This is a predicted structure of an 84-nucleotide RNA (transfer RNA) from Desulfovibrio sp. Taxonomically the source falls in Desulfovibrio (Bacteria, Thermodesulfobacteriota, Desulfovibrionia, Desulfovibrionaceae). Rfam family: tRNA.

[in-house]
RNA sequence: GCCCGGGUGGUGGAACAGGCAGACACAGGAGACUUAAAAUCUCCCGGCUGUAAGGCUGUGCGGGUUCGAGUCCCGCCCUGGGCA
Numbered sequence: 001g002c003c004c005g006g007g008u009g010g011u012g013g014a015a016c017a018g019g020c021a022g023a024c025a026c027a028g029g030a031g032a033c034u035u036a037a038a039a040u041c042u043c044c045c046g047g048c049u050g051u052a053a054g055g056c057u058g059u060g061c062g063g064g065u066u067c068g069a070g071u072c073c074c075g076c077c078c079u080g081g082g083c084a
Stems, first nucleotide, its partner, number of pairs: 001083007010026003019067001028044005046057004060076005
């Protein structure tokens, strides 16, 4: 230099014919149970704002296509593998 794969919450990891982003699990928080704990069960758990209801924003970065993009296209960055 060329080719292929990957980058999504605190972590792992789904969402492939473009249609509610964050399923599921772990970690964490609150509660129940217990004399107390462990285990188990229930609920919550990206960010900003708000008393709350809610609003805005968010898939490595920047653009593009589209009514609509994590997904398709272009250019970069990082990372794993292969070829020279």
Its mean pLDDT, the model's own confidence on a scale to 100, is 80. It was read from a public genome assembly.